Bacterial RNase P class A from a Dehalococcoidales bacterium, 359 nucleotides, folded computationally. The coordinates come from a structure-prediction model, not an experiment, and the mean pLDDT is 76. It is recorded under the gene name rnpB. It matches the Rfam family "Bacterial RNase P class A". Gene Ontology terms of the family: tRNA processing, dimeric ribonuclease P complex and ribonuclease P activity. About the family: Ribonuclease P (RNase P) is a ubiquitous endoribonuclease, found in archaea, bacteria and eukarya as well as chloroplasts and mitochondria.
């Protein structure tokens, strides 16, 4: 320098003017302070908080699924094991059980759990010169089909074959050793029993339900309910106006509750720094800080200068410089946290790996 790999971060700046939400002072004027994100998103997991239910347990349903740890908890994170990919750094994995049972496997193929299509071999009979044909028995080596055909390769063996025997490899079981464990290493044995559980299922562990529109407080009316006192058919009022007709007492107290308002509401598993423990995730001590709370939803618009990227032209052989034009993302709190996933113009920085060049 190039290519790769892993991780972290920024994501426009300054000023002027006009506004918006919250808040402090004040006298109404006015002055001051604060005001989105790394994902505020999807609402997919896990918790706090609130109300309901609840002696305890089970069924159903759901979730998780190698081991150990972290955490309030998790499907998250860290460390490790095994398998797979890569030359390497590094990356990926729903990674329990197929010998409890049920089931599935298109097409092809004889057969996808017990199978023989082509084939190999022996015997018998017929024809017999060889050959060939039929039947009986043995085999699974070779061919063929398939994603997959029941250990693989080689040698021996055999009528032909075959773990039939042997060596190595893979797998299984037992024993020994190491490790906290997943697992790893060694020895011995017999020769083996197909795949799929992101099919039902089995095993182990976990899960009560609903959600801030949770939940609580105050509480209007020519809304309505209950009780008490007074009054007694006149006056007055209502049915849009007039006639007729019909309906209606007044005052006080009580609880429920709609509109509406307030609380919940932002001080929290919070942030920053030092130190300590731990490989790490993370935990602990000490000190400091306060960082949006709207309710149809504020956090905006415009101007100037600067910045970044692309492109055109000019000075031009290049570097470099000047001028013009265009662009500067994804997206926006709504009870609060921890995660995951997805989106993102452009830019910054670091570790590691491989290759090339120079010293």
């Nucleotide at each position: 320098c190039a290519a790769g790999u892993a991780a972290a971060c920024c994501g426009g700046g300054u000023g002027a003017c006009c506004g918006c939400c919250c808040u402090g002072a004040g006298a109404u004027a006015u002055c001051g302070g604060g005001g989105a994100g790394g994902a505020a998103a999807g609402u997919c997991c896990g918790g706090g908080c609130u109300c309901c239910a609840c002696c305890g347990g089970g069924c159903a349903g759901g979730a998780u699924g190698c081991u150990g740890g972290g955490u309030a908890a998790c499907a998250c994170c860290c460390a490790g094991g095994a398998g797979g990919g890569g030359a390497a750094a590094c990356c990926c994995u729903a990674c329990g059980g197929a010998a409890a049972g049920u089931g599935c496997a298109a097409c092809a193929g004889a057969a996808a759990c017990a199978u023989a299509c082509c084939g190999c071999u022996u015997c018998u009979u017929c024809u017999u010169u060889u050959u060939g044909a039929a039947g009986a028995a043995g085999c699974a080596a070779g061919g063929g089909u398939g994603a997959a055909a029941u250990g693989g390769u080689g040698a021996g063996g055999u009528a032909a074959g075959a773990g039939c025997u042997c060596a190595c490899c893979a797998g299984c079981a037992g024993c020994c050793g190491g490790g906290a464990g997943a697992c790893c290493g060694g020895c011995u044995g017999g020769c083996u029993g197909g795949g799929c559980a992101a099919a039902c299922c089995c095993c182990a562990u976990c899960c009560g339900g609903a959600g801030c529109a949770a939940g609580g407080c105050u509480a209007a009316a020519u809304a309505g309910g209950g009780g008490g006192a007074c009054g007694c058919c006149a006056a007055g009022g209502g049915c849009g106006c007039c006639c007729g007709g019909c309906c209606c007492g007044u005052c006080c107290c009580c609880g429920g509750g709609u509109c509406a308002g307030c609380c919940g509401c932002u001080u929290g598993a919070c942030c920053c720094a030092u130190g300590c423990g731990g490989c790490a995730a993370c935990g602990c001590c000490u000190g400091g800080g306060c960082u949006a709370g709207a309710u149809a939803g504020a956090u905006g618009a415009c101007c100037a200068c600067c910045g970044g990227c692309u492109u055109u032209c000019c000075c031009u052989g290049c570097c470099g410089g000047g001028a013009g034009a265009g662009c500067c993302a994804c997206a926006g709190a709504a009870c609060c946290c921890g995660g995951c996933u997805u989106a993102c113009a452009g830019g910054u920085c670091u570790g590691c790996c491989u290759g090339g060049c120079u010293u």